[in-house]
Context: one part of a larger RNA
RNA sequence: GGCGUAUGGGGGAUGUCUUGGUGCCAAGAGGCGAUAAUGGGCGUGGAAGGCUGCGAAAAGCCUGGGGUAGCUGUCAAACAAGCGUUGAUCCCGGGGUUCCCUAUGCAAACGCGGCGAAGUGAAACAUCUCAGUAACCGUAGGAAAAGAAAGAAAUCUCGACUCCGUCAGUAGCGGCGAGCGAACGCGGAAUAGCCUAAACUAGUGGCUUUGCUGCUGGGGUAGUGGGGCACAUAGGUCGCAAGACGAAAAGUUACAAAACUGUCCGCUAGAAGAAGUGAGAAGGAAAGCUCUGCCAUAGAGGGUGAUAGCCCCGUAUUCGGCAGCGGUGCAGUCUUUUUGUGUGUGUACCCGAGUAAGACCGGUCACGUGAAACCCGGUCUGAAUCUGGGAGGUCCAUCUCCUAAGGCUAAGUACUCCUUGGCGUCCGAUAGUGAAAAAGUAGCGCGAGCGAAAGAUGAAAAGAACCCCGGGAGGGGAGUGAAAAGAACCUGAAACCAUACGCUUACGAACUGUCGAAGCACCUUCCGAAAGGGGUGUGACGGCGUGCCUUUUGCAUAAUGACCCGGCGAGUUACUGUCAGCAGCUGGUUAAGGCCUUAAGGGCCGGAGCCGUAGGGAAACCGAGUCUGAAUAGGGCGAUAUGUUGUUGGCGGUAGACGCGAAGCCCGACGAUCUACCCAUGGGCAGGCUGAAGCGCGGGUAAGACUGCGUGAAGGGCCGAACUCACUAGUGUUGAAAAAUUAGGGGAUGACCUGUGGGGAGGAGUAAAAGUCUAAUCAAGUCGGGGGAUAGCUCGUUCUCUUCGAAAUAGCUUUAGGGCUAGUCUUGUAGCGAUUUGCGGCAGGGGUAGAGAGACUGAAUUCGUUUGAGGGCCUACCCGGCUACUCUGCGUGACCAAACUCCGAAUACUGCCGUAACAGCACAGGAAACAGACGGCGAGGGAGAAGCUUCGUCGUCAAGAGGGAAACAACCCAGAUCGCCUGCUAAGGUCCCAAAAUUUUGCUAAGUCACUAAGGAUGUUAAGACACUGAGACAGCCGGGAUGUUGGCUUAGAAGCAGCCACCAUUUAAAAAGUGCGUAAUAGCUUACCGGUCGAGUGUUUUAGCACCGAUAAUGAUCGGGAGUAAGCAAAAUGCCGAAGCAGCGAAUUUCACGUAAGUGAAGUGGUAGAAGAGCGUUCCAUAUCAGAUACAAGCCAGACCGGAAGGACUGGUGGCGGGGUAUGGAAGUGAUCAUGCCGGGAUGAGUAACGAUAAAACAAGUGAGAAUCUUGUUCGCCGAAAACCUAAGGUUUCCUGGGGAAGGUAUGUCCGCCCAGGGUUAGCCGGUACCUUAGACCAGGCCGAAAGGCGUAGUCGAUGGAGGGCAGGUUAAUAUUCCUGCGCCAGCAGUAAGGCGCAAAGCGGGGACGCUGCAUGAAUGGUGAUCGGGCGGAUAGAAAUGCCCGUGCCGCAAGGCCGGAUCGUAAGAUUGUAGUCAUCUGAAGUGUAGUCAAGAAAAGCCGCGUAGUUUACUUACUGUUGACCGUACUAAAACUGACACAGGUAGGUGAGGCGAGAAGCCUAAGGCGCUC
Repeated sequence: GGCGUAUGGGGGAUGUCUUGGUGCCAAGAGGCGAUAAUGGGCGUGGAAGGCUGCGAAAAGCCUGGGGUAGCUGUCAAACAAGCGUUGAUCCCGGGGUUCCCUAUGCAAACGCGGCGAAGUGAAACAUCUCAGUAACCGUAGGAAAAGAAAGAAAUCUCGACUCCGUCAGUAGCGGCGAGCGAACGCGGAAUAGCCUAAACUAGUGGCUUUGCUGCUGGGGUAGUGGGGCACAUAGGUCGCAAGACGAAAAGUUACAAAACUGUCCGCUAGAAGAAGUGAGAAGGAAAGCUCUGCCAUAGAGGGUGAUAGCCCCGUAUUCGGCAGCGGUGCAGUCUUUUUGUGUGUGUACCCGAGUAAGACCGGUCACGUGAAACCCGGUCUGAAUCUGGGAGGUCCAUCUCCUAAGGCUAAGUACUCCUUGGCGUCCGAUAGUGAAAAAGUAGCGCGAGCGAAAGAUGAAAAGAACCCCGGGAGGGGAGUGAAAAGAACCUGAAACCAUACGCUUACGAACUGUCGAAGCACCUUCCGAAAGGGGUGUGACGGCGUGCCUUUUGCAUAAUGACCCGGCGAGUUACUGUCAGCAGCUGGUUAAGGCCUUAAGGGCCGGAGCCGUAGGGAAACCGAGUCUGAAUAGGGCGAUAUGUUGUUGGCGGUAGACGCGAAGCCCGACGAUCUACCCAUGGGCAGGCUGAAGCGCGGGUAAGACUGCGUGAAGGGCCGAACUCACUAGUGUUGAAAAAUUAGGGGAUGACCUGUGGGGAGGAGUAAAAGUCUAAUCAAGUCGGGGGAUAGCUCGUUCUCUUCGAAAUAGCUUUAGGGCUAGUCUUGUAGCGAUUUGCGGCAGGGGUAGAGAGACUGAAUUCGUUUGAGGGCCUACCCGGCUACUCUGCGUGACCAAACUCCGAAUACUGCCGUAACAGCACAGGAAACAGACGGCGAGGGAGAAGCUUCGUCGUCAAGAGGGAAACAACCCAGAUCGCCUGCUAAGGUCCCAAAAUUUUGCUAAGUCACUAAGGAUGUUAAGACACUGAGACAGCCGGGAUGUUGGCUUAGAAGCAGCCACCAUUUAAAAAGUGCGUAAUAGCUUACCGGUCGAGUGUUUUAGCACCGAUAAUGAUCGGGAGUAAGCAAAAUGCCGAAGCAGCGAAUUUCACGUAAGUGAAGUGGUAGAAGAGCGUUCCAUAUCAGAUACAAGCCAGACCGGAAGGACUGGUGGCGGGGUAUGGAAGUGAUCAUGCCGGGAUGAGUAACGAUAAAACAAGUGAGAAUCUUGUUCGCCGAAAACCUAAGGUUUCCUGGGGAAGGUAUGUCCGCCCAGGGUUAGCCGGUACCUUAGACCAGGCCGAAAGGCGUAGUCGAUGGAGGGCAGGUUAAUAUUCCUGCGCCAGCAGUAAGGCGCAAAGCGGGGACGCUGCAUGAAUGGUGAUCGGGCGGAUAGAAAUGCCCGUGCCGCAAGGCCGGAUCGUAAGAUUGUAGUCAUCUGAAGUGUAGUCAAGAAAAGCCGCGUAGUUUACUUACUGUUGACCGUACUAAAACUGACACAGGUAGGUGAGGCGAGAAGCCUAAGGCGCUC
């Protein structure tokens, strides 16, 4: 180190619970608001904060009612101070109070209107769709809208509107695509109808008076047309009449309009309310158990120390209101109307005008311009009055219906921010609202906006007195409690981290297991008397063995995904269609709705409608037939089967439709605090250099021009700091920093840089232009919404077992990684029936393999011959001749073909017969798949390359394990249901690794075996052929190898041997006019050839086997290794081994057969996508039932038990009151190792990197539990145009004092910008307001615009500018131009004195009032020097250095005073107080001046005039008096902005000395720091 066990830590899963959510039902209410709402701010308590309440009368005041003993809300206990039986707190009604901001206001959905997208779908897209949706805007009500026919219909009729069911996915519309989609009618809910304009007329006005016209009345309101007017006629009573009475009717939502009272009911507080606190035991506690009682119109529910009808709150039932509110019915009061309408005759007066209608263009109607009616709108035209007009889907006629151009109208319908009551096969803290809790909080963002986490001690705090250790924190005892359950608190899993014990591990690696197995330790309730067996833990050693998921032809793959653990996390629901199962009926069935009823369920009506009952046809139509056809016929489709409703399951359609995932499109808002540009107003730029124009003088010219010197001071001039920019390099790159730093670099009077305020914005702004910038975002910002856009794409998709089991092909496809149909798979149909397959036989057609060329079409070729043609040469008048040229013919020989065939198989295919098997087909439901791979054979492409590519065919893999090939998807063998320490074989093997072998005959010598070719070779073996050979071969040795002749020619020479020609002859046993060497040429050597010697085979060649060379790559590697001479190779024989094959024994299961059954038999049981079947488990519900107090359930931990699996018991421990199990059914948010998944926890890296400028520390003392760090001191170091001081913005208490040390501080800490407590900011004159205006903003009236809104005048705002009155000193821990002291100033008022007439608006005039650059002047301040004074100091003498240090302040004419300094002194205080001049540099404001071109705010204060008007006003001096509000602390970086105590950024002012031109640089002063390891 590993495994195991035990005990812990850690963490917060699981279980249980619920204060909170969520869905629905019923009722109520459906608004609040200038009588100040909603929302917010700030206050309010004795005491800080959050919530709640309230409002300066402030957790409350007054009053009526209720109620009763305690109370001062809550987190949140205690304290303080109080109230209350003279009735508090508390609850309800009424009243009072109600600070500040915000109102064309607020409010969830529903309604009506204005305006109006896009993603998407159409597999693209434009009409179309999404959709009149989302969004924006206007506006109303408790509902809104609509509404009493210029309607619908069809020859029948209905009778306002709205809503529901149906009609019906019908008629239709539609790139006739995707899709969109009525109406009539019928059944229901609820019902309700009215008023005007006009004609005519009365009254009263006006006028232009036969009349016209306005107002108020009367009249009048319809479509069998109505009304007016005229006449006639009928009429309850009384009365001549006016009128009265009676009768009738209606009514407060329309139809006219004010109301009140009573009764009743309900709401806003409440009250009464039965019956055991009976016994016993255990227990912490009884409500549970046992025993024994009682109530019940109450046994709903909750609580109480475990489960309570009788303990508490309640419940059934009953009762109750001073006051307020609401309602129905009735009654009464009241109000109003009618009583003149009907009928008839006549008349032709009225019946809604820029209207209806038309044209053009649009919109809406289901209806997309269509034949397109009807309805609505814009523009232009433009009627009629009942003998009129409109409609009936172009239009016309007939017929029918209705009566426009005015208005009102309840109910039935929609919705729920809210109140009350109730319910749930809804959730139970990662769930349910985002929110169970100080949640729209903390936090993030400029903003719009985004947006969490976080529940549980116990019955009761009984919350641990006291002791010990410790500075604390914490711990140990003690105590409480049933139990420490101990506040980081119920249960308390896993990852992860430890400790103890058992076994094991230091020569051996490896998917970490599995099979076997020794040893060691332990157990034993089982067997056994014991031994032992058996079991548990470990596991030396041996065999086999390359994770999981996904995606793939194929993955250990070095292809994807996952660090680990826990929790969450994906085919659902509605409607509809289709098929199957089941159930009901036989025709089936109800929908909306109604009635009854319940705790929840339900039951009964309701037949509208739907499906079926008849089909055929385009239709008319006919009909068991019909269509086609002139028709007979034939043919097509039918007739000869049972449908329908419900339910469950499979699948489809419409919806987000299995989950997660875009980039994008559109709509409305929020952003110019960053940045780009612009506008207004301010500010900044050390120092040095150069020396334009002009001017002056001189020269020069007729005059000029020109020129020299000076003066002058221009410039997108030069060098270079501040400032600004960002060119180079290094560093940095989990940074110091989400863009910097270090060292250099560019510009630096300009198109410069910068502060403050402002402007314009998303297809828009802005842009010296880079697609730059528009808040760390830009080829179209950000936020929210449409929205769950879409995704033919990728990933993921959760328990088990059983049966069967694919495809990677064809056709079509804007199609190729997607689809559809077919093929292939599955399940069913007691469907059909021999249709299927193999083998054998018989019968067929073919034109492939092969073959062929005297059989075609072609290709290609040897030789011969020239038939013909052409070319060339010769000749040339013609005839001709030659040809090493080309084509062609003929003959001859050898060949070739996928697109040649005179021929022509094997197979394959078709038919029939036989035989053996058990398939096949049809229909219906459901799929998957249409990326294939390799191997053999046959082909195309390629190079007769590819692990290449495309086909055909078979096999295997895919989806297939096992054995072999060392290892090795596809090769060989062989198809795994499960078990066995059984047997036989296949491929392949048999020396060892490693199971199994021996024998025989040859070959090989190369370690060939155990990579390869052309080619090469006296390797070797076997079999031949030919030649020579005892007449002596081959090889060796000995000897000869001659002569003509130096052959001829050639040659300088050529003699066998430079070359050419010839190559004869002789002697011989043999010997070349010469094989090779050699010479200048000869010579010489040698060979052929011959003889001798030797004595047996020799030489050449062919075929076959096995060997050899050819043979070269980078770590060492080609039998798998060792090794092997066989254990190699060839052949033979006989064994054996060898698999999940076959067999044996046992078991499970599927199908079939037989059987009543039990069972028996046969054949099966590899499997991805996929089809089918059977089960396990989780949460909840119903019914039944069970256990539970002697410690029970769930959950959690452990175990050696059971089952075929998912899984399930049991026992022990833990747990501690809450629920759980079993059986049968039911309903689902129902099963996770994986989605770069989400949330939480924990590892690894790792005790590693780092601790943020390398300006630097050291020592001593102090404090303290503790000191590198805190305080003090002494040295040292750093900055010093800052790292010093002042101060705008911003921050908002960080400031000062005392205390503290948990957290923050990159370590420490006694310390702090941290925490706690207390304290601190003082103004007439500083800044702002009470003054002014710039850019710009808001804008009364006004103009414009669908709405929202836009522009803009008067006016009001708006500093960065104008105006405008204070200085010195002192003082506090912390403020000071603010307090104090001193001396001033301003404005107003009053008074006094003097003067003596004007004053006066928003009017008029002046002024305010302005650029840039240069120069001059030069206060104050500051610096330096000199002088002076003092002190220190003193190398040689000194009265002594050219040395060092310090000082000279303020007021005042002065006297003098004050302050400061110096000295002395413990302090108080005292003393001193000389000198106080000069020079030089710097140089603000202002002023002056010069130059120049780009010509350089506004208004007020102020001065003057003077209109209206007014008149003791105005001016000066003095005295008195008044002078408001806001800011004022601290901070210039550790306090702002950058997520930080961050090397960045941040406007302006002061800014000393030496060297120096300088604000550069270096060193220093004052002052500040040493950068928190």
A computed fold for a 1573-nucleotide part of an RNA from a Planctomycetia bacterium, annotated as large-subunit ribosomal RNA, half A. Rfam family: Bacterial large subunit ribosomal RNA.